RNA sequence: CGGGUCGGCCAGACCAUCGCGGUGCCCUUAGUGGGCAUCGAGGAAAGUCCGGGCUCCGCAGGGCAGGAUGGUGGGUAACGCCCACUCGGAGCAAUCCGCAGGCCAGUGCCACAGAAAACAGACCGCCCCAGCACGCUGGGGUAAGGGUGAAACGGUGGUGUAAGAGACCACCAGCGCGCCGGGUGACCGGUGCGGCUCGGCAAACCCCAUCCGGAGCAAGGUCGAACAGGAUGCGUCAUCAGGGCUGCCCGCCCGAGCAUCCGGGUUGACCGCUUGAGGCCCGUGGCAACACGGCGCCCAGAUGGAUGAUGGUCCACGACAGAACCCGGCUUACCGGCCGGCCCGUCCC
Numbered sequence: 001c002g003g004g005u006c007g008g009c010c011a012g013a014c015c016a017u018c019g020c021g022g023u024g025c026c027c028u029u030a031g032u033g034g035g036c037a038u039c040g041a042g043g044a045a046a047g048u049c050c051g052g053g054c055u056c057c058g059c060a061g062g063g064c065a066g067g068a069u070g071g072u073g074g075g076u077a078a079c080g081c082c083c084a085c086u087c088g089g090a091g092c093a094a095u096c097c098g099c100a101g102g103c104c105a106g107u108g109c110c111a112c113a114g115a116a117a118a119c120a121g122a123c124c125g126c127c128c129c130a131g132c133a134c135g136c137u138g139g140g141g142u143a144a145g146g147g148u149g150a151a152a153c154g155g156u157g158g159u160g161u162a163a164g165a166g167a168c169c170a171c172c173a174g175c176g177c178g179c180c181g182g183g184u185g186a187c188c189g190g191u192g193c194g195g196c197u198c199g200g201c202a203a204a205c206c207c208c209a210u211c212c213g214g215a216g217c218a219a220g221g222u223c224g225a226a227c228a229g230g231a232u233g234c235g236u237c238a239u240c241a242g243g244g245c246u247g248c249c250c251g252c253c254c255g256a257g258c259a260u261c262c263g264g265g266u267u268g269a270c271c272g273c274u275u276g277a278g279g280c281c282c283g284u285g286g287c288a289a290c291a292c293g294g295c296g297c298c299c300a301g302a303u304g305g306a307u308g309a310u311g312g313u314c315c316a317c318g319a320c321a322g323a324a325c326c327c328g329g330c331u332u333a334c335c336g337g338c339c340g341g342c343c344c345g346u347c348c349c
Stems, first nucleotide, its partner, number of pairs: 001345010012314007020040008042320001046331002049329005054216004061250004066212005071085005086100001087098004101207002106205002108201003123146002125142007154172006173197001175194008220271004229262006242254003278297001281294005
């Protein structure tokens, strides 16, 4: 200097005029008036995919169904999230990804090609015997060589054989059973014995392990105002109707009204509603995620739904894009700028 990779920050700024919402104070002719001060959309506010806080269901007991997660250890309120490690894969590397428990519990699938696709198998071959038409037929043996395929029942070398073959042997890989060492663990390293090696797919059904009450701020509550009930069915005895909020069953509890249809009224005000598992900074511990402690800050609460318009200047020429109970994540979208770590390459000293 170039390329790559990982992490952090910003997300137009300033001035002038007019105009918005909250809070506090003052004035007021008390009016959705006026004045002053102060605060006022995001890194994703998005998707509504996970996890919770909170609210309600009297308690949410047991079982089944259903769903979710899936290496180990840690973090967290919790998680399907985050951190570290192990194993596997990609990459020269920094780094990134993981569909990471089980196929010897069972079932299922592997098109076409091929002899044969799971205890499968002989198309071409090789060997032996017989016949004989001199390269054909029949019988027997074989799976080392060739072919097909994504994948064909270990690999290399030898012994052996009629020809071969883990039939046997040496080494290697895999698998099983032991032992030793390291590690909290997943696992890693070493070593001994052994049969000789019986595919892949579980993000296929399934098995195993762990976890799971439900509904949701349109939750829930307070005040005010207005109206008009009717029909049908079941029941009012408590062993019943009905109810206890994903579905079913059992148990337990409540129980005099319940269910369906036709109609009337209310669509008002307020709470919930923003002080939080809260942000910044510092210290300690930890590889880290993070935890603890200290300091000190208040940082939107609309409800027909608040940030606009005009002019000027600057330059990074502005993308994706607007809170609606709140928070921790994940995923998706995205113009441009700044800062740093690490890796690779080239050049110079």